[in-house]
Context: one part of a larger RNA
RNA sequence: UUGGGCGUAAAGAGCGCGUAGGCGGGCGAGUAAGUCUGGUGUGAAAUCUUCACCGCUCAACGGGAAGAGGUCACUGGAUACUGCUUGCCUUGAGGUCGUUAGAGGGAAACGGAACUCCAGGUGUACCGGUGGAAUGCGUAGAUAUCUGGAAGAACACCAGUUGCGAAGGCGGUCUCCUGGACCAAUACUGACGCUGAUGCUCGAAAGCUGGGGGAGCGAACAGGAUUAGAUACCCUGGUAGUCCCAGCCGUAAACGAUGGACACUAGUUGCCGGAGGAGUCAAUCCCUUCGGUGACGAAGCUAACGCAUUAAGUGUCCCGCCUGGGGAGUACGCUCGCAAGGGUGAAACUC
Numbered sequence: 001u002u003g004g005g006c007g008u009a010a011a012g013a014g015c016g017c018g019u020a021g022g023c024g025g026g027c028g029a030g031u032a033a034g035u036c037u038g039g040u041g042u043g044a045a046a047u048c049u050u051c052a053c054c055g056c057u058c059a060a061c062g063g064g065a066a067g068a069g070g071u072c073a074c075u076g077g078a079u080a081c082u083g084c085u086u087g088c089c090u091u092g093a094g095g096u097c098g099u100u101a102g103a104g105g106g107a108a109a110c111g112g113a114a115c116u117c118c119a120g121g122u123g124u125a126c127c128g129g130u131g132g133a134a135u136g137c138g139u140a141g142a143u144a145u146c147u148g149g150a151a152g153a154a155c156a157c158c159a160g161u162u163g164c165g166a167a168g169g170c171g172g173u174c175u176c177c178u179g180g181a182c183c184a185a186u187a188c189u190g191a192c193g194c195u196g197a198u199g200c201u202c203g204a205a206a207g208c209u210g211g212g213g214g215a216g217c218g219a220a221c222a223g224g225a226u227u228a229g230a231u232a233c234c235c236u237g238g239u240a241g242u243c244c245c246a247g248c249c250g251u252a253a254a255c256g257a258u259g260g261a262c263a264c265u266a267g268u269u270g271c272c273g274g275a276g277g278a279g280u281c282a283a284u285c286c287c288u289u290c291g292g293u294g295a296c297g298a299a300g301c302u303a304a305c306g307c308a309u310u311a312a313g314u315g316u317c318c319c320g321c322c323u324g325g326g327g328a329g330u331a332c333g334c335u336c337g338c339a340a341g342g343g344u345g346a347a348a349c350u351c
Base pairs, nucleotide, nucleotide: 003323004322005321006320007305008304012319014202016200017199021195022194023193025089026088027087028086029085030084031083033082034081035078036077037076038075039074040073041072042070048067049066050065051064053063054062055061092192093189094188095186096185098183100181104178105177106176107175109173110172111155116150117149118148119147120146121145122144127136163170164169207248208247209246210245211244212243216242217241221237222236223235224234259318260317261316262315263314264313267296268295269294270293271292272291273290274289275288276287277286300307301306324351325350326349333344334343335342336341
């Protein structure tokens, strides 16, 4: 390479937007580029295939004949499919009107509980901590308790296989700004679609730069224990950090370890959001339907485990990725970054 694969064996990019490209709904008409078919020309020789052919005693070898060998050129035709041009359509996609649910995003304000600290009152000898202790705190009055104040961070209950978001993620209350989704009805547009190399955006935590902030927690660090030792687990402290603003970083078991879109293929049951019907029209309850989110299961698939209308089933289209283990996500080069480091990414050697 031809292939075969990617939930757990190697392998789905962390997520999106989108350029080129690839692929693309229904009915007509035209064209004839792809496609199919006929003809003509050409495809030197050698080579290759075939031969009851010929020449070396055979064969190899050589000669002869026929054939094969092409994304080939020109030309006549065919028109199902694809392409191109054109006309139309509405089911894909978008749109309009009316609702609905939501921890979706940004900004500002406010609230209560708790912890800590400060001031004051009461009060006196411990408190704290552990497996047991000790370090530590306390007669300069702690712990406990009451009153007042300050500050920062997080929002108990509600809370749920709950909801929302593309992913990361999002949870007190209210206000403002703002994105998306579902449902029901339906004027309108008329394939406007799907995917997406390069590119661009977003992207937990930790970390970095500058400025603020700092209650609690707490890498590092110090001390006390434990232990043979204890650079740990436990305890007392405690700096960075954790928080805010602006700017970087760009990684994760960024996981459903499962790329996106569309279509098709038994059911049962729970929950969330709508709509319709039936009803004793108040509710419970019953039926149907659309969207989401779980559990279990038929066929089928799977090495098994398991998956199973939210597929890992059956198909189509597009992208990414894998190709024995170690060496190694290393070296070198390039590139991005303030740095830390990220991206790309080998080989020798070895089993």